A computed fold for a 351-nucleotide part of an RNA from an uncultured bacterium, annotated as small-subunit ribosomal RNA, central domain. Rfam family: Bacterial small subunit ribosomal RNA.
Context: one part of a larger RNA
Order: sequence, then structure tokens, then C1' cells
RNA sequence: CUGGGCGUAAAGCGCGCGUAGGCGGGCCAUUAAGUGAGAAGUGAAAGGCUGCGGCUCAACCGCAUGCAGUGCUACUCAUACUGGUGGUCUUGAGGGCGGCAGGGAGAAGUGGAAUGGCUGGUGUAGCGGUGAAAUGCGUAGAUAUCAGUCGGAACACCGGUGGCGAAGGCGGCUUCUUGGGCCGUUCCUGACGCUGAGGCGCGAAAGCCAGGGGAGCGAACGGGAUUAGAUACCCCGGUAGUCCUGGCCGUAAACGAUGGAUACUAGGUGUCGGGGGUAUCGACCCCCCCGGUGCCGCAGCUAACGCAUUAAGUAUCCCGCCUGGGGAGUACGGCCGCAAGGUUGAAACUC
Repeated sequence: CUGGGCGUAAAGCGCGCGUAGGCGGGCCAUUAAGUGAGAAGUGAAAGGCUGCGGCUCAACCGCAUGCAGUGCUACUCAUACUGGUGGUCUUGAGGGCGGCAGGGAGAAGUGGAAUGGCUGGUGUAGCGGUGAAAUGCGUAGAUAUCAGUCGGAACACCGGUGGCGAAGGCGGCUUCUUGGGCCGUUCCUGACGCUGAGGCGCGAAAGCCAGGGGAGCGAACGGGAUUAGAUACCCCGGUAGUCCUGGCCGUAAACGAUGGAUACUAGGUGUCGGGGGUAUCGACCCCCCCGGUGCCGCAGCUAACGCAUUAAGUAUCCCGCCUGGGGAGUACGGCCGCAAGGUUGAAACUC
């Protein structure tokens, strides 16, 4: 390269926006680039094939209006499909109008419970902790209890097999600003679409820089235990950190270990949002439709496990990735970073 693959065997980029590119709905006309047909030229020699011949054979060599030579060039014709051009359509896509749900995002404010500190009251000898203890705290009055006050962080119940978001993720309450989605209507635009190499942005935790903050928790560290030892598990403390503002980092079992889009292919059942019908005084119940989220299950698929209208089924389009194990996500170089490091990413050698 031709292939075969990517849930768990190697393999889906953490996620989005989007450039180039690739691919792209119905109808009409036109063009004839792709495509197909015809006929012409060309396709040197050597080489190949076929036949005949020459060295005693063969290799080797020679000969032929010989054959082949997938290709290229110009010409003529065809017009189904693809492409180009023009026109048109509404089902894809987008918009308008009317509703709806939501921990989606940002900012400001605010509430109660709890932990801890401080002040005061009551009160006295213990408290705390464990498997048992000890370190620790306490007669300078602790623990307990009552009142007051300060501060930081997180929001019990509701809470869900539930909701929202592209992912990371998002949970007390109120207000402001703001993104997306769903349903109904079928009013408007008229293919405006899908994907997306590069690129740009977002991106848990930890970590880094500067300035704040610091209740609880708590790497490191100190101490007490345990143990043969115990650089641990348990206990008493405790710094960074965890929190806020601004700026970096750019990773993860960033997982559904499953890229995105569209269409098609039995059902059953729960739940969330919306709509319609039936019923009713009304709500509930019941039936149907659309969108989401779970469970079970047929065909089919799968090495099996399992997946199964939320596909891992049947197909099309685009991107990413894999190609035996170790060496190694290492070395070197490039790029990025303050650093930590990230990203791209080998080979020798070895099994």
C1' cells in the first nucleotide's frame, strides 16, 4: 500500500466552535468535465508472449507486415448517474409567533443548622480517645450546660432508578444579567446542510505565581500506640492546601472504557417535560403524539460477555485512531510552560 479493525483483546481526540477539504434533498432545462461507446494516432530499441532458426543441447543469440503493451492525445457519438450553469419546490436546515420545564452560566445580596474560637454565668474533677491504651486537654477551673459574640466553609430534609449542560461539571434562599432545550402553530426564508486536517476556545482534582482569607478537614512533619520492624493502617497534634480575586497549568479509569450526523428495523414496562383526545362540575384515571432518561426483550449482531429505536442491528457521509510483548509514552529534536511538566514521539537490543 491492498486490506482488516477500534464497549472489555492494540485502537474514539476530554469536549465544543469552526477554516480548508470531503460529502450532500425533490423537480425542470441546459452543458458534456467525470463516465460509456466508436474509430484514428501514439505507445523507440532492448525486455515479455507466440512461431521459426543459429552455436552438438541449454543458457545465450538472431529473425518476424507477428501478438500483447492496462496508458496518453485529438475527433465523433450517447446523457442514466456525478459535476458545471440557469430556474423552481418544501420535506432537510434556519427564522417568526404562542406556551413550558430545569442544581445550565455569571454577578450581587441574604438565611438557618452545625463545627471551632472568644467573653460572661452555673458547676467540679475529670475530659478525650481506643480493640485495649497512651500521647493530648484540665484545679491558671477543662469536659458538661446557659447566654452573648466573632469567623470561615458547606448547604441536612426535599433528593429521585429525577433535572440541566457539549464535555469538565452544576444543589439553601432572593434579585439582576445571560446561554441552550422541549412542545404547539405551519406564518416566513428556500438546501442556507453534515463532517471537520490545521486553528481557536472550554476543560475535575492536584500543582504554580501575586494578593487576601483560614472555621473544619488535612499531604508533609512531630508525638502516642501496634509490630520482629511499622518511614503504614489506629490515636493526639499539625504546615502547605482546601476558600476568594487575578493569572498560569491542560492532565484523568476526562468512562457509556462506545466520535459526529442522517435514515430504516417487533414489542413490553417505569419515569421527567410538553401537547391532543376521552371522562368529569373540575382535578385524578384512561387512550394517543412529540422530546428526554432507565429497565426488560425479538430479529439481527457478537469470540463470548453482552448490545438490541439512547444499537454494539441494517446502510451512507466525514473525522480521529490501531497494526505482537518489553524497551517506552522513554531518548533526541521541535513546540508550549515560571516551574512541575505537557504535547509530538523513535531506535538499538530482547522475547

The coordinates come from a structure-prediction model, not an experiment, and the mean pLDDT is 89.